[in-house]
Context: one part of a larger RNA
Formats: sequence, C1' cells, structure tokens
RNA sequence: UUGGGCGUAAAGCGUGCGUAGAUUGUUUUUACUUAUUUCUAUACACAGAUAUAAAUAUCAUUUAUAUUGAUAGAAAAUUUAUAUAAAUAAAAACUUGAGUAUUUAUUAGGAGAGUAGAAUUCCUGGAGUAGAGGUAAAAUUUGUUGAUCUCAGGAGGAAUACCUAAAGCGAAAGCAGCUCUCUGGUAAAGCACUAACAUUGAGGCACGAAAGCGUGGGUAGCGAAGAGGAUUAGAUACCCUUGUAGUCCACGCCGUCAACUAUGAUCUUUUUUUAUUUUCCCUUGAAAGGGGGGAAGUGGAGUAGCUAACGCGUUAAAAGAUCCGCCUGAGGAGUACGGUCGCAAGAUUAAAACUC
Repeated sequence: UUGGGCGUAAAGCGUGCGUAGAUUGUUUUUACUUAUUUCUAUACACAGAUAUAAAUAUCAUUUAUAUUGAUAGAAAAUUUAUAUAAAUAAAAACUUGAGUAUUUAUUAGGAGAGUAGAAUUCCUGGAGUAGAGGUAAAAUUUGUUGAUCUCAGGAGGAAUACCUAAAGCGAAAGCAGCUCUCUGGUAAAGCACUAACAUUGAGGCACGAAAGCGUGGGUAGCGAAGAGGAUUAGAUACCCUUGUAGUCCACGCCGUCAACUAUGAUCUUUUUUUAUUUUCCCUUGAAAGGGGGGAAGUGGAGUAGCUAACGCGUUAAAAGAUCCGCCUGAGGAGUACGGUCGCAAGAUUAAAACUC
C1' cells in the first nucleotide's frame, strides 16, 4: 500500500532479444454493450455514513458559506425512436507510426588469417676495463670465469608511440599498427513497396570488465604470494634487489564492479547561443573556399520551468502519455535457514529475534 517517490537523502535490474500480459494510428459499415442534464424550495435531521454478533458508540447536523443525503417541486430529454462518446467483435479501405527495397555515405563495431617497425630481456661474436646497479642515503644484488657501456648477428614473447580529438563505433561490457577474407549496425536523400505488422515486457533466453577456477600450451616485460636488504620503538607496509601464480593463446566455467550519466525503455510538445562529427539542399566563386538552411549524433553556456539545495535545462532532473523494475527508519543484514545455480571460490532469492 497512495493524486507518495527512485541524479546526490531508501530506491532504475550491468545490457540486450523476446513469450504471456498491459497499452494502441486514421476512415467507413454492421452487430452488441455501457454512459450522459440543470435549477429552486423546505430547515425536517426523521433520514444517512462508519465500526460491531448485539446492546450501543462515533461522525455528521443543530451559526454562515460550500458539499452530500432525504423530501417536495419546476424545466429539458427519454421510455416502439434519435443524437453524441467510448469499449469489444466482424468486414472493407487508407498512409502519417513501423518495416522492406533503392541510391549515397560512415565506422578503434565483431570473427579469422597474414604481416611491419621501434623498444625491453636473453644468447653468440668483436672491441674495451673496473666498476655497474639502486636510493633521500644505503645495502641485499651483479662484475676480472671480463660486467656496465659500445658494435654486429640471432631468438622469443607481449604491446602498438606520433596520427589522437570535449573525435568515432557498439545494446552494454568494450573496441586502436597495417593488409586481406567473412560479417553487423547506423545516418542522409528521394518516396517505389507492405499496410498498424507498433511500444513496453513478468517469467525465459543471450551477451557480460577485472580477478578467480578446469584442461593443454606459452612466458619477453610486469608482477599478488614468498625470500632478502633498508626504514622504524616495532614495520607481517610504504622504498630497493629478486621472484611463483597470474597477465598471453585455445576450449570450457564463473556472472560479479563506483557494470556510473550513481539518471529504465519508447513517443509527443517547448524561448536561445556556441563548438564539433556524418550527411543533404540553396547560393556565391574558374577552383580552393565562403555564406544560409534541413536531418542524425557528440560537448560547453543558458531562458522558461523544475529542484531541499547543489544543479538539470530540446541528449531535461521541464510539460504530458504507455509499459516494466525498484523503495518504505538505523543497526542486526544483503546476514541465517531453505531453494536454485556452480568443480570450487561463491552467486542469486531472502527473513526474524534483539537493540536504538
């Protein structure tokens, strides 16, 4: 438990696809169902409403106004009929919503394969000699079995400087060297086609960073754990030298996050300014370019309005509509128990006693 709310106070599922359900463009016909007026007086409180098994109690009334009920009256309409509006069903039609096709564009969107140049490390050889490394300072460490530095050659793994941008793409997670193959989305223009095919979406299904898990590979750098050196009263840390899992690949799990715009999806309406991405039209110009306008994105400022304030502000947190999710004092607790899922870690669903 409702004319209440969900950016920051409790509260938008991490994201999409989609079943049931809920909601639903225009016009005509038929069927069926439902709904629909205004005024005055009375001053009576009898009556009426709520709770209760009942007795009975309370509200209301007892001043004015408003409202409701009761009684009486008036007018309109109606009772074989007509009109308006709405819902449902059936039939027919339409094009604005939605989709398909065409043309022109756009993209670090996804998957696979190949390949390039820097850099680090290691190995081999040349040259060369006493330190190198590291720090606030040191030491552990490394080096005369020749290091650091330097030149040449080789191996291997991971990541792609500049371009790079408040830029772009993707449902989100996320995506960046270059080339090829396969593949997805979106925008604009004109309006050829279908003809409401739509929106949302309980369950359900799919995707889902990092870490972690399983099997098998790989391992250059980095680096939980571990070891050592320092620091310190101590130092299970911060700093240094090392270093295993891991980070990488293939396949399979896990299903979480400050998964954030802390802002659900879709549609409609609304005073401005500025920058930028994609695209179309008009105009000017020999061209490059300039000027004006439209559509779709991405940012800054800001009017009305909203907000507790901060702030939001045509990408709304403004004004409206449809659907879903969620919240209801703090702690106990996102815990216990049970269920479901998982190899495990654990995830998900989710209380109560008690305390204030």

The prediction has a mean pLDDT of 80. A computed fold for a 356-nucleotide part of an RNA from Auxenochlorella protothecoides, annotated as small-subunit ribosomal RNA, central domain. Its Rfam family is "Bacterial small subunit ribosomal RNA".